The prediction has a mean pLDDT of 85. The part of an RNA shown here (small-subunit ribosomal RNA, 5' domain) has 525 nucleotides and comes from an uncultured bacterium.
Context: one part of a larger RNA
């Protein structure tokens, strides 16, 4: 000098863009953050409509009724493994990079081929009853399905065999024979939406390997599933992954083992570069979800807002027993030098479900707070010498300086204030109309939809009006005098200043530097 997720002191006019618990992975009140589908199902608690009945002249009121719109709870499907948070752990194939998988799986999506026949028994809700303070739970009876289950049919699937071709090996591919087993689901507004099997693709995931990847030798030896083999189990799959048996191996001065520290990378900062430092924001990967462990479901989890067990903590209790997990968004306490609103909206983008309308979405889009940073703008411009007054200094009837500075004259109006106009972000989905190719899809035109926001922006009005500080001035280092103080009070980054004329302390005048900031502290180059 540059840089920062900064903090502190003094100061502070505005806008745009970005950033904002670096500490206690400390504890959390409250609200929200994952639902959706009635075009799978039985139904009908609530709402609306219709119908019927009663009262009434009528309006209307009450009652009954799944008949319709729709729909709480329930069965069922898909989603909840994404998105969002944090960096505890991890020195490791965790990550980066490059390969391999002839050792693998992959819901939804795309392409292709074939199929979608028949039958059955349950169960929740509802109803009845019991237990419990509650959380909840038990029993009886009834019923449905795209829930469950049985039969049929089927091959390029599974198993056994033969032949051929190819390969770096285990082997792979092709042709062919036999045999076996497991399939399916319907709904519909008639336009469609689905279901099953197999093959291929895409996407995602898993596994293996080469190389790279912190400090300590005041850590020198480490290892018993340890290293290898045979067999078996297990897995989507290879493998001591697990187990039985057999052998005695395996790693290490090219640093094993142990200890300490740490998420890794793209990047970011600095530097001419080499390098050094760093991993906030954004992106990719990993790990974790009160602590430890376990599996279940599922295409996918060993699962943040799922389950079970144990533990600590907090809460409720009728003392028998129960409930909870903000490292989601806000917010609270605590810790700390220190870090924000219990805001608005699903209008856009994206996601889940749904044929769709739509619903949900603290993802996201916005707004609020903070000079935390970067960038931009302003605090006026021109003229103006009696070089005014005042201040300060001096060689002091005077001169110098502050200083064209002010006053004064003319001009402008960014910004601020007030008034008026006023967006882009929106095009789709959907609805209506028309058209193309034959029934479906596509195209064209019109309509509908804005949280931000009456915001940005534009125009007008009057008026210099609403707006400057901070640090420094001995040398390094740009900037000097007077007074006060008297090794005191104090300053200080280094050298060093202060003991009676201090350009170094304190104040004033003047000056220098930067400027809505300026200094200090901390850290990195």
């Nucleotide at each position: 000098g540059g840089a920062u997720g900064a903090a502190c002191g003094c100061u502070a006019g505005c806008g745009g863009c970005a950033g904002g618990c670096u500490u206690a992975a400390c504890a959390c009140a409250u609200g929200c953050a994952a639902g959706u589908c009635g075009a799978g199902g039985g139904g009908c608690a609530g709402c609306g409509c219709g119908a019927u009945g009663u009262a009434g002249c009528a309006a209307u009121a009450c009652a009954u009724u799944g008949g319709c719109g729709g729909c709480g709870a329930c069965c069922g499907g898909c989603g909840c493994a994404c998105g969002g948070g944090u960096g505890c752990g991890u020195a490791a194939c965790a990550c980066g990079u490059a390969u391999g998988g002839a050792a693998u799986c992959u819901g939804c999506c795309c392409u292709g081929u074939a199929c979608u026949g028949g039958a059955a028994g349950a169960u929740a809700a509802c109803c009845c009853g019991g237990c419990g303070a509650a959380a909840g739970u038990c029993g009886g009876a009834c019923u449905a399905a795209u829930a469950u289950c049985c039969c049929a049919u089927a091959a390029u699937a599974g198993c056994c065999g033969a032949g051929g071709u190819g390969g770096c090996a285990u082997c792979a591919c092709c042709u062919u024979g036999g045999u076996u087993u497991g399939a399916a689901a319907g709904c519909u507004c008639c336009g469609g939406c689905g279901g099953u099997a197999c093959a291929g693709g895409a996407u995602g995931a898993c596994c293996a390997u080469g190389c790279g990847c912190a400090c300590g030798a005041u850590u020198a030896g480490c290892u018993a599933g340890u290293u290898g083999g045979u067999g078996a189990g297990g897995u989507a799959a290879c493998g001591g992954c697990u187990c039985a048996c057999c052998a005695a191996g395996g790693c290490u001065a090219c640093g094993a083992u142990c200890g300490u520290u740490a998420g890794g990378g793209g990047g970011c900062c600095u530097g001419a570069g080499a390098g050094g430092g760093u991993u906030a924001u954004c992106c990719c990967c990993c790990a974790c979800a009160c602590u430890g462990g376990u599996a279940c479901u599922g295409a996918g989890a060993c699962a943040c807002g799922g389950a079970c067990c144990a533990g600590a903590c907090u809460c409720c209790u009728a003392c028998g027993g129960g409930a909870g997990g903000c490292a989601g968004c806000a917010g609270u306490g605590a810790g700390g030098a220190a870090u924000a609103u219990u805001g608005c909206g699903c209008a856009a983008u994206g996601g889940a479900g749904g044929c769709a309308a739509c619903u949900c979405u603290g993802a996201c889009g916005c707004a609020g707070c903070c000079a935390u940073g970067c960038c931009g703008c302003g605090u006026g411009c021109a003229g103006g010498a009696a070089g005014a007054a005042g201040g300060c200094g001096c060689u002091a009837c005077g001169c110098g300086u502050u200083g064209u500075a002010a006053a004064c004259u003319g001009c402008u109006u960014u910004u601020a204030u007030c008034c008026g106009g006023g967006a882009a972000g929106a095009a789709a989905c959907c609805c209506c109309a028309g058209g193309a190719c034959g029934u479906g899809u596509c195209c064209u035109g019109g309509g509908u939809u804005g949280a931000c926001g009456g915001u940005a922006c534009c125009g007008g009005a009057g008026g210099a009006a609403u707006a400057a500080g901070c640090a420094c001035c001995g040398g390094c280092u740009a900037a000097c005098u007077u007074c006060g103080u008297g090794c005191c009070a104090g300053c200080a980054g280094c050298c060093g200043c202060g003991g009676u004329a201090a350009u170094a302390c304190g104040a004033a005048g003047g000056g220098u530097g930067c400027a809505a900031g300026c200094g200090u502290u901390a850290u990195c180059c």